[in-house]
RNA sequence: GCGAACGAUUGGCAAACUCACCGAAAGGUGGGGACGCAAAGCCUCCGGUCUAAGGGCGCGUGCCUAUGACAGCGGGGUUGCCGGC
Numbered sequence: 001g002c003g004a005a006c007g008a009u010u011g012g013c014a015a016a017c018u019c020a021c022c023g024a025a026a027g028g029u030g031g032g033g034a035c036g037c038a039a040a041g042c043c044u045c046c047g048g049u050c051u052a053a054g055g056g057c058g059c060g061u062g063c064c065u066a067u068g069a070c071a072g073c074g075g076g077g078u079u080g081c082c083g084g085c
Stems, first nucleotide, its partner, number of pairs: 001085002006083002012037002017032006035072001041078003045075003048070003054065004
């Protein structure tokens, strides 16, 4: 300098479940915990999925809707340690 292909010794992240807090919910943050992960670092740009407070319709208690959420659903963008070349 290349690049994210092959690997996980050191080191890193942390699903389910659980406790506390935040949130209308989906979900998030922190502690415990490890199913996994080589970008499971970061960004909602595209598709997808979840929720529906507010709004709309109906008024039977239902339907529609993201400005909410998921980067550990896929694609894309961007940065990058060690070994590697």
A computed fold for an 85-nucleotide RNA from a Pseudomonadota bacterium, annotated as c-di-GMP-I riboswitch aptamer. The source organism's lineage runs through Bacteria, Pseudomonadati and Pseudomonadota. Rfam family: c-di-GMP-I riboswitch aptamer. Rfam's curators write: GEMM was predicted in a large-scale screen for bacterial structured RNA regulatory elements. Gene Ontology term of the family: cyclic-di-GMP binding. The model forms 95% of the base pairs in the Rfam consensus. The coordinates come from a structure-prediction model, not an experiment, and the mean pLDDT is 81. It was read from a public genome assembly, where an Rfam model found it.